[in-house]
Molecule: transfer RNA
Organism: Candidatus Nitronauta litoralis
RNA sequence: UCCGGAGUGGCGCAAUGGUAGCGCAGACGGCUGUUAACCGUAAGGUUACAGGUUCGAAUCCUGUCUCCGGAGCCA
Numbered sequence: 001u002c003c004g005g006a007g008u009g010g011c012g013c014a015a016u017g018g019u020a021g022c023g024c025a026g027a028c029g030g031c032u033g034u035u036a037a038c039c040g041u042a043a044g045g046u047u048a049c050a051g052g053u054u055c056g057a058a059u060c061c062u063g064u065c066u067c068c069g070g071a072g073c074c075a
Base pairs, nucleotide, nucleotide: 001071002070003069004068005067006066007065010024011023012022013021018055027041028040029039030038048064049063050062051061052060
């Protein structure tokens, strides 16, 4: 330098054009003599950033940034 993949709550991952959801963690409550386990409830997101397409974008297109993998170049 080129090619491919990834970036979504604190963490791990879904959602492949039409309401952003699940598990774990954390909070509150129930249960228990207590903790843990178990059960229930609520909260938590500018979907990496900036544009574009579209009635509508996490999703499609362009550019940028970061991470992972591969190839190449120089010495």